The RNA shown here (transfer RNA) has 72 nucleotides and comes from a Gloeomargaritales cyanobacterium. NCBI's taxonomy places the organism under Bacteria, Bacillati, Cyanobacteriota, Cyanophyceae, Gloeomargaritales.
[in-house]
């Protein structure tokens, strides 16, 4: 160089183009406990960047950016 495949909360994964994009575990906060864990309720935290199709994009198309393979 060419080629393919990822990229979503802090971390690991879901999600037929259509209900507020959710789920484990992690942080906050409260309860319980004498006091920690535990367990219970609750909250916050989002789709890699920019255009395009479409009534309607996390998903189709393009273009770029990071990675990861595979190949000369």
């Nucleotide at each position: 160089g060419g080629c393919a495949a990822a990229a979503a909360a802090g971390a690991g994964c879901a999600a037929u183009g259509g209900u507020u994009a959710g789920u484990u575990c992690a942080u906050u906060g409260g309860g319980c406990u004498c006091a920690u864990g535990c367990c219970c309720c609750a909250a916050a935290a989002g789709u890699g960047u920019a255009a395009g199709u479409u009534c309607a994009a996390a998903u189709c198309u393009u273009a770029c950016u990071u990675u990861u393979g595979c190949u000369a």

The sequence is in RNAcentral, with records from ENA. It matches the Rfam family "tRNA". About the family: Transfer RNA (tRNA) molecules are approximately 80 nucleotides in length.